[in-house]
RNA sequence: GCGAGCUGGUGGGCAGCUGCCGGGCGACUCCGUCGCCUGAGGAAAUUCCAUCCAUCAAGUAGGCACCGCGAGCCCGUGAGGGCUAGACCGAGAGGUCUGACCCUGGCACAGAAACGACACCCACCGGUCCGUGGGCGAUGAUGCGGAAACGCUGAGGUCGGAUCGGAGAGGGAUGAAACGGCCAAUCCGCGGGAUGCAAGGGCAAGUUUCCAUCGAUGAGCGCCUACUCGAGAUGGGUGGUGGCCCGCUGAGCCCAAUGCUGCCUAAAACAGAAGAUGGAUUACGGCCAGCACGC
RNA sequence: GCGGCAGUAGUCCAGCCAGGUCUAAGAUCCUGCCCUGCCACGGCAGAGACGCGGGUUCAAAUCCCGCCUGCCGCA
Numbered sequence: 001g002c003g004a005g006c007u008g009g010u011g012g013g014c015a016g017c018u019g020c021c022g023g024g025c026g027a028c029u030c031c032g033u034c035g036c037c038u039g040a041g042g043a044a045a046u047u048c049c050a051u052c053c054a055u056c057a058a059g060u061a062g063g064c065a066c067c068g069c070g071a072g073c074c075c076g077u078g079a080g081g082g083c084u085a086g087a088c089c090g091a092g093a094g095g096u097c098u099g100a101c102c103c104u105g106g107c108a109c110a111g112a113a114a115c116g117a118c119a120c121c122c123a124c125c126g127g128u129c130c131g132u133g134g135g136c137g138a139u140g141a142u143g144c145g146g147a148a149a150c151g152c153u154g155a156g157g158u159c160g161g162a163u164c165g166g167a168g169a170g171g172g173a174u175g176a177a178a179c180g181g182c183c184a185a186u187c188c189g190c191g192g193g194a195u196g197c198a199a200g201g202g203c204a205a206g207u208u209u210c211c212a213u214c215g216a217u218g219a220g221c222g223c224c225u226a227c228u229c230g231a232g233a234u235g236g237g238u239g240g241u242g243g244c245c246c247g248c249u250g251a252g253c254c255c256a257a258u259g260c261u262g263c264c265u266a267a268a269a270c271a272g273a274a275g276a277u278g279g280a281u282u283a284c285g286g287c288c289a290g291c292a293c294g295c
Numbered sequence: 296g297c298g299g300c301a302g303u304a305g306u307c308c309a310g311c312c313a314g315g316u317c318u319a320a321g322a323u324c325c326u327g328c329c330c331u332g333c334c335a336c337g338g339c340a341g342a343g344a345c346g347c348g349g350g351u352u353c354a355a356a357u358c359c360c361g362c363c364u365g366c367c368g369c370a
Stems, first nucleotide, its partner, number of pairs: 001295003005291006011284001012264006021039008041270001045281002048279005053196004058228007066192005071084005085098005099187002104184004115180001120172003124166008136156001143152003200246004209237006220229001296369007305323003315353001325341005346362005
């Protein structure tokens, strides 16, 4: 210097057109004109979360079920974040993951055996039986005692095979894993009522009707129990009206405004608010900084 | 805007819910051969798929996470 990467930051400034736009305030000569102020993002995106907020559900307590989370320390109401440790991936920068195995259960195929200890095979010890043949044995097998020499014993013993029993100290080709582990539906700890601004409130308009099941022998929490309260609960069909405002914001819209041109430098890409705030994830290319690798 | 569901050959689907003989079954379509004078029907054989990227695990179509795509409902 070039190339492919990782992490973080940043994602314009100035001038003009005043032309075309949303909103607010003020003035005037008020069907309008003028002036001032304000007007998209780091992700507004995905809708994955949390909080505020709102409504619904009779209350309180306990248990069960269901759902979510899970290393240690610190910060945060929370979602989450930071640091550190270990394991894995990567050449590295860096990235991803993390409770436990006491109970319940799972670990295919292969392998003797796969989660409970065993059983099985080889090897070891003892008993019984068989053995064509070979070799040893009264010139003393075998067993016992002894450091040895040797002494006692007196007919089998060695080898091979079959079978029964014992002992448990060894080995067993497999496999990711061989009794120590891994995993979750199990256990432990923590948390959780449901629905989301199409929540919901106000004004206006309109304003029906029917069926089924359960219910004071008690409706009503996902279920159960206890106490209190005490009349509705669940499901389905069929009509009417469907406008405006608030919620809603220093953008405040709601079939939804945020423009065009030029210059600077690298100013391009991804992308367009809809109650707010915070978090996570993903997309993006120009530049900057750091890190690490190859040539 | 809010909520829910799904993605497996060209097409329709099974397998997923307690991961393993899944080298993923079936139907249809397609290709070749046979049959026929030729075509169709029929017979035989073959090709063709887990949306993408990570993670957990010995092992992932299946479990978890993130993207992508499609569908449905809600005044």
The prediction has a mean pLDDT of 77. Two RNAs folded together computationally: RNase P RNA and transfer RNA, 370 nucleotides in total. It holds a member of the Rfam family "Archaeal RNase P". Gene Ontology terms of the family: ribonuclease P activity, tRNA processing and multimeric ribonuclease P complex. From the family's description: Ribonuclease P (RNase P) is a ubiquitous endoribonuclease, found in archaea, bacteria and eukarya as well as chloroplasts and mitochondria. Its best characterised activity is the generation of mature 5'-ends of tRNAs by cleaving the 5'-leader elements of precursor-tRNAs. Cellular RNase Ps are ribonucleoproteins. RNA from bacterial RNase Ps retains its catalytic activity in the absence of the protein subunit, i.e. it is a ribozyme. Isolated eukaryotic and archaeal RNase P RNA has not been shown to retain its catalytic function, but is still essential for the catalytic activity of the holoenzyme. Although the archaeal and eukaryotic holoenzymes have a much greater protein content than the bacterial ones, the RNA cores from all the three lineages are homologous -- helices corresponding to P1, P2, P3, P4, and P10/11 are common to all cellular RNase P RNAs. Yet, there is considerable sequence variation, particularly among the eukaryotic RNAs.